[in-house]
């Protein structure tokens, strides 16, 4: 310099013949259980504004197709491997 693969809540990660996001799991909290505490169970858990009801926003950035993007296409970051 070329190529192939990958970035998604705090962390691992799922969803792609585009169909309206984050299932599971981890970790963190509150509560039951215990003298107490581990274990175990139940229930909550992206960000922002809001006292709340609620509302916006959110797939490394950022632009393009499209009725609709996490998926598809260009550009640019970053991680990994392969050639050279």
């Nucleotide at each position: 310099g070329c190529c192939c693969g990958g970035g998604u809540g705090g962390c691992g990660a799922a969803a792609u013949u585009g169909g309206u996001a984050c299932a599971c799991g981890c970790a963190c909290g509150a509560c039951a259980c215990u003298u107490a505490a581990a274990a175990u169970g139940u229930c909550g858990c992206g960000u922002c504004c809001g006292u709340a009801a609620g509302g916006a926003c959110u797939u490394g950035c950022g632009a393009g197709u499209u009725c609709g993007a996490c998926u598809c296409u260009c550009g640019c970051c970053c991680c990994g491997g392969g050639c050279a």
Description: Predicted 3D model of an 84-nucleotide RNA (transfer RNA) from a Patescibacteria group bacterium. Taxonomically the source falls in Bacteria candidate phyla (Bacteria). It matches the Rfam family "tRNA". By type it is a transfer RNA. The sequence is in RNAcentral, with records from ENA.